[in-house]
């Protein structure tokens, strides 16, 4: 000095997953944000009827090929994210999974019930990829 890993603290991303109270600790509260059930209007109405059961979170959905079908793989793709105060646009990188409910649920006022997990990245350095716009503050 240089590469590699873990640990504390900061600091950032992604998601709803954050804050405050209380306790030694377990089992808690609220407060925000999120989900799902539920009328009247309205929608729908051979509806599981050849055969495929519907539904829900979710950005995750469809198409092509290719291995023999399930399935995996590789290309795309609706749709989503990041680029370090805020929007928008260029450029860039990147995801484009996964579950759950259990014959059953359009919409949904009141009410009625759940979540608030879990992955990642950076490392005292840099004014930050580029433009243009707003707004606060002097």
């Nucleotide at each position: 000095g240089g590469c590699g890993a873990g640990c504390c603290a900061c600091c950032g991303c992604u998601c709803a997953a954050u804050c405050a109270c209380g306790g030694a600790a377990a089992g808690g509260u609220g407060a925000a944000c999120c989900g799902g059930g539920g009328a009247c209007c309205c929608a729908c109405g051979c509806a599981g009827u050849a055969a495929u059961g519907g539904g829900g979170u979710g950005a995750a959905u469809c198409c092509g090929c290719u291995g023999a079908g399930u399935c995996a793989g590789c290309g795309g793709u609706a749709g989503g994210g990041a680029u370090c105060g805020c929007u928008u646009c260029c450029g860039u990188c990147c995801c484009g999974a996964a579950c759950c409910c259990g014959u059953c649920a359009g919409c949904u006022a009141a009410c009625c019930c759940g979540g608030u997990c879990g992955g990642c990245g950076g490392c005292u350095a840099c004014c930050u990829g580029g433009a243009a716009g707003g707004a606060a503050a002097c």
Annotation:
Predicted 3D model of a 138-nucleotide RNA (c-di-AMP riboswitch aptamer (ydaO/yuaA leader)) from Symbioplanes lichenis. The sequence was found by an Rfam model in a public genome assembly. The coordinates come from a structure-prediction model, not an experiment, and the mean pLDDT is 77. The source organism's lineage runs through Bacteria, Bacillati, Actinomycetes, Micromonosporaceae and Symbioplanes. The model forms 92% of the base pairs in the Rfam consensus.